Overview
This is a predicted structure of a 73-nucleotide RNA (transfer RNA) from a Candidatus Woesearchaeota archaeon. The organism belongs to Candidatus Woesearchaeota, within Archaea. Its Rfam family is "tRNA". Rfam classes the family as a transfer RNA. Gene Ontology term of the family: triplet codon-amino acid adaptor activity. The prediction has a mean pLDDT of 80.

[in-house]
């Protein structure tokens, strides 16, 4: 310096334009147990990485800067 891939709760992740972004671990509260551990049951917790654009409508498309990874040179 060219190229390509990726960014969603505390961590991991589904979500290929149209409910109110999904599950898991983790946390918290309740129930079960003598008690703790599994176990059930409920809550919290996202500027969907920042900023334009396209569109009725965007976490999805596209144009930029940002971080992260891989290749070339």
């Nucleotide at each position: 310096g060219g190229g390509c891939c990726u960014g969603u709760g505390g961590u991991c992740u589904a979500g290929u334009g149209g409910c109110u972004a999904u599950g898991a671990c983790g946390u918290c509260g309740c129930c079960u147990c003598g008690a703790c551990a599994c176990g059930g049951c409920g809550g919290a917790g996202g500027u969907c990485a920042g900023g334009g654009g396209u569109u009725c409508g965007a976490c999805u498309c596209c144009c930029u800067u940002c971080g992260g990874g891989c290749c070339c040179a």